Bacterial RNase P class A from a Dehalococcoidia bacterium, 386 nucleotides, folded computationally. The RNAcentral record of the sequence draws on ENA.

RNA sequence: CAAGGAGGCUGGGUGGCCGCUCUCCGGCGUGCCGGAGGGAGGAAAGUCCGGGCUCCACCGGGCAGGGUGCUGGGUAACGCCCAGGCGGGGUAACCCGACGGAAAGUGGCACAGAAACAAACCGCCAGCGGUCCCGACGGGCACCAGUCCGUCGGGAUGCGGGCAAGGGUGAAAUCGGGAGGUAAGGGCUCCCGGCCGUCCCUGGAGACAGGGCGGCGGCCAAACCCCACCCGGAGCAAGGCCGAAUAGGGGGACUAAGGGCGCCCGGCCCGUCCCCGGGUUGGCCGCUUGAGGCGGCGGGUAACCGCCGUCCCAGAGAGAUGGUCACCAGUCAGGUGGGAUACGCCCACCGGACUACAGAACCCGGCUUACAGGCCCCCUUGGCCU
Numbered sequence: 001c002a003a004g005g006a007g008g009c010u011g012g013g014u015g016g017c018c019g020c021u022c023u024c025c026g027g028c029g030u031g032c033c034g035g036a037g038g039g040a041g042g043a044a045a046g047u048c049c050g051g052g053c054u055c056c057a058c059c060g061g062g063c064a065g066g067g068u069g070c071u072g073g074g075u076a077a078c079g080c081c082c083a084g085g086c087g088g089g090g091u092a093a094c095c096c097g098a099c100g101g102a103a104a105g106u107g108g109c110a111c112a113g114a115a116a117c118a119a120a121c122c123g124c125c126a127g128c129g130g131u132c133c134c135g136a137c138g139g140g141c142a143c144c145a146g147u148c149c150g151u152c153g154g155g156a157u158g159c160g161g162g163c164a165a166g167g168g169u170g171a172a173a174u175c176g177g178g179a180g181g182u183a184a185g186g187g188c189u190c191c192c193g194g195c196c197g198u199c200c201c202u203g204g205a206g207a208c209a210g211g212g213c214g215g216c217g218g219c220c221a222a223a224c225c226c227c228a229c230c231c232g233g234a235g236c237a238a239g240g241c242c243g244a245a246u247a248g249g250g251g252g253a254c255u256a257a258g259g260g261c262g263c264c265c266g267g268c269c270c271g272u273c274c275c276c277g278g279g280u281u282g283g284c285c286g287c288u289u290g291a292g293g294c295g296g297c298g299g300g301u302a303a304c305c306g307c308c309g310u311c312c313c314a315g316a317g318a319g320a321u322g323g324u325c326a327c328c329a330g331u332c333a334g335g336u337g338g339g340a341u342a343c344g345c346c347c348a349c350c351g352g353a354c355u356a357c358a359g360a361a362c363c364c365g366g367c368u369u370a371c372a373g374g375c376c377c378c379c380u381u382g383g384c385c386u
Stems, first nucleotide, its partner, number of pairs: 001382005007376004012328007020039009041357001045368002048366005053235004058267006065231005070084005085099001086097004100226002105224002107220003121167002123163003128160002130157012175193006194216004199212005239285004249276006258270003292311008329355004334350006
C1' cells in the first nucleotide's frame, strides 16, 4: 500500500421566523396566557420465538396436538446468547450447521444400468469336467492300408463351470491404494488409509479425542417413526370504572341432569346453560419507574452476575417532533494549479449532483430483514521499502 475477516459508535450541524404535543407551577373568562422541563429507532419494520401484565380455566393421571434436538454454562424465559466438541467452506483471520436414533419397525432411491437387499452387457480364466487335434507307449481287431480303447505329454476350444478385479451405466455399485497369492479374481493374506461397534484402556465434568480388539454392501428420518426434554387458552380491540339509554323482554333444557378442560377417567365446584330480540358505541383508567439507563469496583475465558453511586430519558388518540430561509459539513465524478513519486496518492480552488433505511401506540429479551456515507479498534493474507 492492496485485498479480506470480526467488533463498536454515528447517521447531519448552527442560527432566525412561524407552528405542534406531554408533565408541573401560577393566573383566570375552563380552555386561553405565562414560566420551567421533556418529546421516536438501531432497526420503531416482520409478527418469527420467549415473557411480564390482564381475563377465562380446576387439580391429578392418560391420550392427542405442537415445539426443541451434540455437550456444558448464561438468562425471567426462549427456537436466543457464550464457551467447547464434531462435520463442512476458506491459504488464513473467520463463517455455516434441521448436530439424538438406520442394531425397534415401515417406506423410498425415478431414469439409465446386468444389478440399487441381488446379479453379469462388454469382458477375464484352460486349475476341474466335456469336445477336438498332434505325438509317444501299451493292448485288441485287422494283418496292405488302417481302426478302436486306455495312459502320459503338448495344443486348441469359454460347451458345463469359475470370477466381480478391468470397461460401460448412474447422484451412489459390494470400503480405497499397494504388494503377495490365484487358473483368473476377490479382505483371500499383509502394509497404509477410511467407516462402523450396545467391547476394553487412557485423558476429559461432558460432547468427544488417542490407542487396542472385532467387523466391512450403502444413502435418505428437512420420509413415517422411535427416544429425551418442554408446552393451558386468548390477547390492550386484554381488562376495569363511571355515565347514559332500552324491553330484566320472549322461548327452551333440566334438579345431579346439565354446565365448567381439545378428548377420556377420577376428584372438585355451580342453579346454571342454550337460542331469539332490543339499548349504549360517550368519558376516564389501564398508559409509562422498568427483568430500566449511565458510571465505578469485584467475580467469571466469555455470555453474564453481584455491590455501590447517579439519572427519570415520549405517552399520542385518526393519532404530536413540522414548515421555511441562510450558512456550514459529508460523498461522487469532472476541471485548474501545486506537492510527492517504489506502489498507492495528498493539498487548495471552481462549478454540478446527492445526503441512507425509515415513524412508538401496553411494555420488555431475542432473531430476521433494510440501510448513501463517516469515524474508531483488533486480526489474516499478499506486495514493496528500510
The prediction has a mean pLDDT of 77.